[in-house]
This is a predicted structure of a 268-nucleotide part of an RNA (large-subunit ribosomal RNA, domain VI) from a Pseudomonadota bacterium.
The source organism's lineage runs through Bacteria, Pseudomonadati and Pseudomonadota.
Its mean pLDDT, the model's own confidence on a scale to 100, is 92.
It matches the Rfam family "Bacterial large subunit ribosomal RNA". Its family is annotated with structural constituent of ribosome and ribosome in the Gene Ontology.
The full RNA is in RNAcentral, with records from ENA.
Context: one part of a larger RNA
């Protein structure tokens, strides 16, 4: 740009992509079987391996906006308490999020056409012959079945629901003039397990979209003064304290104002 008015949502699936493994061990069964050694087909359960996906409760890691401890120096005048440098100064931990070494789950199951081979009737060719006519079984392979995508499938599809004038010309398309700008859509803002950017998606005061407060949850490990022991170093109590991204609600305190624009008028 198409997809014969425009919009919003839902779907068929032509088509294409994925996937597609195996292995041990039990039951049947020490049975068929075989002199005996061994040893089954069929069927029917079980745990595994590697590969794939999703995800973060568990375990295990990052986790330079969280907490603690430590050591040097400079600085808040000093103490006491902090700040700043020093690989993230250094160490011990660690929420989200991300993630494997965790965790759950997949290959199935049945259909349906065949291969190779097996067969039924069966002539040519009075027999025979699975084939020439006809008909049957038969694979981890093919078509389906499972996941994804996906009407530019221009063959462009379906279903639902919305939205849009009035005069005068014209057979209609259409034109011209007032008026009209629907439905729906952007842009703009707030943000996002969504992302380079666009895109998707959740919001814009008829709001919980971020931010802050509040509470909760998780981490961290019992502040700071301050009172008590002790000559002190330090102990103890206040105190399962204190602080605390990402994480759960909750509340309009603060920002999403206020606006523009696109997109027309019933459609050969």
């Nucleotide at each position: 740009c198409g997809c014969a008015g425009g919009a919003g949502a839902c779907u068929u699936g032509c088509g294409g992509g994925g996937a597609g493994c195996u292995a041990u061990c039990c039951c049947c069964a020490g049975u068929a079987c075989g002199a005996g050694a061994g040893g089954a087909c069929c069927g029917g359960g079980a745990u595994g391996g590697a590969c794939g996906a999703a995800c973060c409760u568990c375990u295990a890691g990052u986790g330079u906006a969280c907490c603690a401890g430590c050591u040097g120096u400079c600085c808040u005048g000093c103490c006491a308490a902090g700040g700043g440098c020093a690989c993230g100064g250094c160490u011990g931990g660690g929420u989200a999020g991300c993630u494997a070494u965790g965790u759950u789950c997949g290959g199935a199951c049945g259909g349906g056409a065949u291969a190779a081979c097996c067969g039924c009737u069966g002539a040519a060719g009075g027999c025979a012959u699975c084939u020439a006519a006809g008909c049957g079984g038969g694979a981890a392979g093919c078509c389906c079945c499972c996941c994804c995508c996906a009407a530019g499938a221009u063959g462009a599809g379906g279903u639902c629901u919305c939205c849009c004038g009035g005069a005068c010309c014209g057979c209609a398309a259409g034109g011209u003039c007032c008026c009209u700008g629907a439905a729906g859509g952007c842009c703009c803002c707030u943000c996002g397990a969504a992302g380079a950017u666009g895109a998707c998606g959740a919001g814009g005061u008829u709001g919980a979209u971020a931010g802050g407060c509040u509470g909760g949850a998780g981490g961290u490990g019992u502040a700071a003064g301050c009172c008590c022991a002790g000559g002190a170093a330090u102990g103890g109590g206040u105190u399962c304290a204190g602080c605390u991204g990402a994480c759960c609600a909750g509340u309009a305190c603060u920002a999403a104002u206020c606006g523009g624009c696109c997109g027309u008028g019933c459609g050969g």